[in-house]
A computed fold for a 76-nucleotide RNA from a Thermotogota bacterium, annotated as transfer RNA. NCBI's taxonomy places the organism under Bacteria, Thermotogati, Thermotogota. The sequence is in RNAcentral, with records from ENA. Its Rfam family is "tRNA". Rfam's curators write: Transfer RNA (tRNA) molecules are approximately 80 nucleotides in length. By type it is a transfer RNA. The coordinates come from a structure-prediction model, not an experiment, and the mean pLDDT is 80.

RNA sequence: GCCAGCGUAGCUCAGUCGGUAGAGCGGCUCACUCGUAAUGAGCAGGUCGUGGGUUCGAAUCCUAUCGCUGGCUCCA
Numbered sequence: 001g002c003c004a005g006c007g008u009a010g011c012u013c014a015g016u017c018g019g020u021a022g023a024g025c026g027g028c029u030c031a032c033u034c035g036u037a038a039u040g041a042g043c044a045g046g047u048c049g050u051g052g053g054u055u056c057g058a059a060u061c062c063u064a065u066c067g068c069u070g071g072c073u074c075c076a
Stems, first nucleotide, its partner, number of pairs: 001072007010025004019056001027043005049065005
């Protein structure tokens, strides 16, 4: 330098034909307990890497760019 994959909640990931984002773990509150753990109920938490475009509508399509991972290649 070229190619491919990935980037979504604090962490691990889903969301695959465009219809307005979810799970597990973790956090907080309450119940239960003498207390803790466990268990049960509830709550909070995300500009979907970033910018632009298409569209009534974009995590999803197009484009540019950044980061990470892997592969290929290479020279002055």